Predicted 3D model of an 87-nucleotide RNA (Glycine riboswitch aptamer) from Maricaulaceae bacterium EIL42A08.
RNA sequence: AGGUCAUCUGCGGGAGAGAUCGGCGAAAAGGCCGACGCCGAAGGCGCAACCGCCCCGGAAACGCUCAGGCUACGGGACCGCAGGUAA
Numbered sequence: 001a002g003g004u005c006a007u008c009u010g011c012g013g014g015a016g017a018g019a020u021c022g023g024c025g026a027a028a029a030g031g032c033c034g035a036c037g038c039c040g041a042a043g044g045c046g047c048a049a050c051c052g053c054c055c056c057g058g059a060a061a062c063g064c065u066c067a068g069g070c071u072a073c074g075g076g077a078c079c080g081c082a083g084g085u086a087a
Stems, first nucleotide, its partner, number of pairs: 004087001006085008018036001020035005037070003043066001044064003050058003
C1' cells in the first nucleotide's frame, strides 16, 4: 500500500401483521387506557443446520414471542455506495 473480518457514521433501498372493538379526548389525532386477534427483519432466548484456527469455539433468514411492532412519522435484519476506527 492492498485485502479480509469486526465495528461506527452518512446516503439510498428495505417486508410482515386490526386505519379492529370499547372508553377517554376539541365534534380530533398517527394520542392515552383496556380487550381480544395477529407479525418477526431491532434486541433477547432456544434447537442446531452450517462454519472455523476443529482439544474447543463461532453460530442462522429455523423456532419462541419476553421485549418490539400491526395507516402516516419513526424504527427495521439485510443489501449497495462513500468515509472512519481497531486487529